[in-house]
Context: one part of a larger RNA
RNA sequence: GCACCUGCGCUCUCAUGGUGCUGGAUUGUGGGCUUUCCAUCUGACCCAUCUUAAAACAUGGAACAAGGAGUCUAACAUGUGUGCAAGUCGGCGGGUUUGGAAACUUGUGAGGUGUAAGGAAGUUGACUGGUGAGAGCCCCUCUUUAGGGUGAACCGCCCACCGACCUUGAUCUUCUGUGAAGGGUUUGAGUGUGAGAACACCUACUAGGUCCCAAAAGAUGGUGAACUAUGCCUGAGGAGGGUGAAGCCAGAGGAAACUCUGGUGGAGGCCCACAACGAUACUAACAUGUAAAUCGUUCAUCUGACUUGGGUAUAGCAGAAAAAGACUAAUCGAACUGUCUAGUAGCUGGUUUCCUCUAAAUUUUCCCUUAGGAUAGCUAGAGUUCACACGUGAGUUUUAUCGGGUAAAGAAAAUGAUUAGAGGCAUUGGGGGCGUAACGCCCUCAGCCUAUUCUCAAACUUUAAAUAGGUAAGGUGACACAGCUUCUCCAUUGAGCCAUGCCACAGAAUCGCAAGGUCCAAGUGGGCCAUUUUUUGUAAGUAGAGCUGACGCUGUGGGAUGAACUGAAAUUCAAGUUACGGUGCCAAAUUGCGUGCUAACCCAGAUCCCAUAAAGGGUGUUGGUUGAUUAAGACACCAGGAUGAUGGUCAUGGAAGUCGAAAUCCACUAAGGAGUGAGUAACAACUCACCUUCCAAAUCAACUAGCCUCAAAAAUGGAUGGUGCUGAAGCGCUCAACCUAUACUCGGUCGUCGGGGUAAGUGCCAGGCUCUGAUGAGUAGGAGGAAGUGGGGGUUGUUGUGAAACCUUGGGCAUGAGCCUGGGUGGGCUAGCCCUUGAUGUAGAUCUUGGU
Numbered sequence: 001g002c003a004c005c006u007g008c009g010c011u012c013u014c015a016u017g018g019u020g021c022u023g024g025a026u027u028g029u030g031g032g033c034u035u036u037c038c039a040u041c042u043g044a045c046c047c048a049u050c051u052u053a054a055a056a057c058a059u060g061g062a063a064c065a066a067g068g069a070g071u072c073u074a075a076c077a078u079g080u081g082u083g084c085a086a087g088u089c090g091g092c093g094g095g096u097u098u099g100g101a102a103a104c105u106u107g108u109g110a111g112g113u114g115u116a117a118g119g120a121a122g123u124u125g126a127c128u129g130g131u132g133a134g135a136g137c138c139c140c141u142c143u144u145u146a147g148g149g150u151g152a153a154c155c156g157c158c159c160a161c162c163g164a165c166c167u168u169g170a171u172c173u174u175c176u177g178u179g180a181a182g183g184g185u186u187u188g189a190g191u192g193u194g195a196g197a198a199c200a201c202c203u204a205c206u207a208g209g210u211c212c213c214a215a216a217a218g219a220u221g222g223u224g225a226a227c228u229a230u231g232c233c234u235g236a237g238g239a240g241g242g243u244g245a246a247g248c249c250a251g252a253g254g255a256a257a258c259u260c261u262g263g264u265g266g267a268g269g270c271c272c273a274c275a276a277c278g279a280u281a282c283u284a285a286c287a288u289g290u291a292a293a294u295c296g297u298u299c300a301u302c303u304g305a306c307u308u309g310g311g312u313a314u315a316g317c318a319g320a321a322a323a324a325g326a327c328u329a330a331u332c333g334a335a336c337u338g339u340c341u342a343g344u345a346g347c348u349g350g351u352u353u354c355c356u357c358u359a360a361a362u363u364u365u366c367c368c369u370u371a372g373g374a375u376a377g378c379u380a381g382a383g384u385u386c387a388c389a390c391g392u393g394a395g396u397u398u399u400a401u402c403g404g405g406u407a408a409a410g411a412a413a414a415u416g417a418u419u420a421g422a423g424g425c426a427u428u429g430g431g432g433g434c435g436u437a438a439c440g441c442c443c444u445c446a447g448c449c450u451a452u453u454c455u456c457a458a459a460c461u462u463u464a465a466a467u468a469g470g471u472a473a474g475g476u477g478a479c480a481c482a483g484c485u486u487c488u489c490c491a492u493u494g495a496g497c498c499a500u501g502c503c504a505c506a507g508a509a510u511c512g513c514a515a516g517g518u519c520c521a522a523g524u525g526g527g528c529c530a531u532u533u534u535u536u537g538u539a540a541g542u543a544g545a546g547c548u549g550a551c552g553c554u555g556u557g558g559g560a561u562g563a564a565c566u567g568a569a570a571u572u573c574a575a576g577u578u579a580c581g582g583u584g585c586c587a588a589a590u591u592g593c594g595u596g597c598u599a600a601c602c603c604a605g606a607u608c609c610c611a612u613a614a615a616g617g618g619u620g621u622u623g624g625u626u627g628a629u630u631a632a633g634a635c636a637c638c639a640g641g642a643u644g645a646u647g648g649u650c651a652u653g654g655a656a657g658u659c660g661a662a663a664u665c666c667a668c669u670a671a672g673g674a675g676u677g678a679g680u681a682a683c684a685a686c687u688c689a690c691c692u693u694c695c696a697a698a699u700c701a702a703c704u705a706g707c708c709u710c711a712a713a714a715a716u717g718g719a720u721g722g723u724g725c726u727g728a729a730g731c732g733c734u735c736a737a738c739c740u741a742u743a744c745u746c747g748g749u750c751g752u753c754g755g756g757g758u759a760a761g762u763g764c765c766a767g768g769c770u771c772u773g774a775u776g777a778g779u780a781g782g783a784g785g786a787a788g789u790g791g792g793g794g795u796u797g798u799u800g801u802g803a804a805a806c807c808u809u810g811g812g813c814a815u816g817a818g819c820c821u822g823g824g825u826g827g828g829c830u831a832g833c834c835c836u837u838g839a840u841g842u843a844g845a846u847c848u849u850g851g852u
Base pairs, nucleotide, nucleotide: 001008002007046061047060048059049058062852064850065849066848067847072208073207074206077203079201080200081199082198084196087113088112089111092107093106094105095104096103117124118123129158130157131156132155136150137149138148139147159192160191161190162188163187164186165184166183167182172177211350212349218340219339220338221337222336223335229314230313231312232311233310234309235308236307237306240272241271242270243268247264248263249262250261251260252259253258276301278299281297282296285294316332318328319327353786354785355784356783357782358781363376365374366373367372377524378523379521381519382518384516385515391513392512393511394510396509397508398473399472400471401470402469408463409461410460415457416456417455420452422450423449424448428446429445430444431443432442433441434440477503479501480500483497484496485495487494527551529549530548532546533545534544535543556567557566558565572748573747575745576744577743581739582738583737584723585722586721590736592735594733595732596731597730605725616710617709618708620707621706622705623704624703625702626701627700628699629698639692640691641690643667644666649661650660673688677686750776751775752774753773754772755771756770757769758768789838790837791836792835793834794833795832796831797830805825806824807823808822810821811820812819813818
C1' cells in the first nucleotide's frame, strides 16, 4: 500500500537457525626437531706416548684464549705435462713498448747441452745385415678354425763395422820407415736411418740451522776482591777479678860461697769472666719462616797467631789458601758475561682438517755394528707388452725321474762303548802240586782265541722311511732324408744351422682368468704368543732355533674378568639360520627324557689354555680279572679232640714242640706239626694248625680301577663368577628341544673396482645416462679425492630495508671435514664461481705469553 478478517507483496528494524567465506581464541590429539631434570634398563677403566704388551703403583696433562713444528734454495734421479725438434735454450748486445720492473722482438755473436765413439796418449774413427717371437695392416679362399704376404716397438741369439789390445806383414823405401789384404776363447759407457734441449709440477736423496724445542762440552773477548781468601799501609777497640815470673827492699843465719823468711814488684800466645768475636748440644723453636740459615737456652775464646773501619795489591786453567777442594758478590772439582751460535746430539719429548682405496716389517748380508745405518726382502704408486685361449698360471694332486743319510733299525755287520757265562790246539803272566831240574807233567786264576749272550752312540753304520725339495709331462716336438760350416773327427764322425717330407686322439688331474716385464719410492730392520719338533738349564711367565698359525696392525659371540685360547674377521639397515658356548635364579633358553656313580659339617664337587697338589694308604662304596673252597656239607659262630715212639739229634749252666743249628721220619687214628703263638730257670698248664658234632648255601684270597676319603699347616675377610645346589643346579654316558655373533642366507642402501649398451628426431650434464657382476677390518706407510683459511687476478654480485664479527636450548643438508638458514648483539663492509699463491688448520712438546 492492497485487503472485511484470514492473508499477500515491498521497505526498515530486531531475533533465531542453517550454509559458505574470512579472521581470532581456547581445548584436545598426532607428527618432526631440540634441550634440562628425575626414574628404570643395557653397555661402559683416561687421553697422548715409548713399547712384544698400558686402565696401570710407567712418563706428560688444573681449565681457557692467542701463538706454536717437513719450509726455502742449489744440484741430481724417475715419472708427468707444455711448446719446439737434429736441434734446443739464449742470463749478452740491439730494437719496440711501459711510470718502472716486466713483456715482446731480433742477432751469419759467444756459451751450455745434444747430434760419435775408443784410447793413458800421439791420435784413429762406424753396410738400409740375418734369424726367432711379434701387435697392426693387406690378400685369397665355403667369412673359417685355417692359409699366404708385409712386419712397428720391445726382447733373445748370431753377423758385419769403429776404436783399444794381441797377431800377421804384401807394396814402396832415404834401410829408416810406410802399413794393403787378413786373423783373434780379448776389450769399450760404441755403429747397423738419430731424440734431444728448455721450462713447470709430484715424489725421493744430498748439502745447507733444514720439521720444532733442549744438553754435558769447546773457542774468543770482557766484568767483578761492596761477599769472601791472603799480604801490605793507616786508624779504632777491648768492665772486673785471680795467679804472682824477673828485678828490688828489709830481717835472720853463715868463715865464706850463699841460703832462708817477710815484703815490694806486676811478667805471661797464664786462669775465671762482661762487651766483642764465634757456634758445642738440645739433632729444642721455626721450617708457604722474622730469616734463600733466623730465634732461645747451653757452650768456646777473650792481651792474643786478638777483633775491626778505610785504603791498596793479587783475576778465571787464574787468584788466594794454618789445606776444608774451603773461598773468589745467595754461583766454584774451574766465577759471571757478550760473541762464534739457530754449536752438535745414532738420545728424550712434541709434530695441527676429513673421506675413500691399498697396506707392512722387526728377517738376509756388511759396517769400531748390536738405542744406528747401508743392502736385499716385505709394500704402495706409475707406465708398458699383451690375452679370452689347442693360451697362460698355481703355497694343489697324479705320473716319471733325481739328490739325500734324519726318524726307525742294527750290534750273532765295520768303528767305538759294554754285561754274563761256555768251549779251547798252541801261547803269555801270576799262584800251587810232583820233581834236582827241564819250553817236563798236573791243577788253578787271568789274558788270548772261538761260537754265543745283555745293553748302547749328536760328532757310529750295512739297511733305511714318512714329510720336504729339484726337473719334466711336446710343434721351440718325434721320425726320415738332402745341404752348409773357418768348429770337431782316422772317418760325412760329431756338433750347430737350415730346406723338404711325414706324424693331429694337441699329449695327466683339479681350479682360476688373466699373465709377463719395467721404473721409482715410503715405512721396517727391539718382536712376542700357541700347538708340535728341538738345544742349554735342577727349573722358570728363563734363554736359543725349525714348520705353521695368531697377537702386533683387530673390533666382535664365548672363556665371570683377560693382547695371543675358542667361534668367527666387520660398509650400513631389516628378516631368517647357526658356530663356540649354554638353558634353577642373577641372565636369553628344558628345575627336559633315560641311565649309572657320589654322602664328603676340623675342606664334597663342578668345564681346554687356567690360575696347582704328589708318592703312598683305606674291610667307604661300586665294577672287573685271576685262582681257590663247597650238598662227599664249605665259610662263619658255639662245642669236643689235638695222642704215642719222644725229654728225637747236636749244642748249652739249662733247652722236655717253641734261645740256637742241621734233619724233619714212623705208628695209631676221624685228626693231631719232631710244632702257630703266648708262657716257664727248665717243666707244667693254655692256644693254634688239623679232625669232628651242630647248622644249611654260598664262601675266601690276590690284583685291578671309578667316585669318595686320609696324606693336606699361614698370616686383612673371600670366592666352582655370585647365590645356592644333594631323586643335583655334582661326576659320567645316550637322546631330543630351545637360546645366541658384526659368521651364513636373502633383500634394500652407500662407496670402490670390473664388464656391457648408449651421439638419435626430444632442455642441460659423455667428467654423462643406463644395465649388470664382484667386493668393503686395519697401525707404520703409500696413493686419490674433498672441505676450511690468508694474499693476488678474472667474473658475477651483497650491504644503514643493517656488512663483517660474536652469541644461540631454533630448523635443515652432507659418510665427514664442514655448509645453508632462523633469532639476538653489532654498526661498515663483503660473498659465490674460475684460476693462482702460501710463514695455512693444534689438546698435548715439565711448550711460550696473558688473564683466571
Molecule: large-subunit ribosomal RNA, domain II
Organism: Taxus chinensis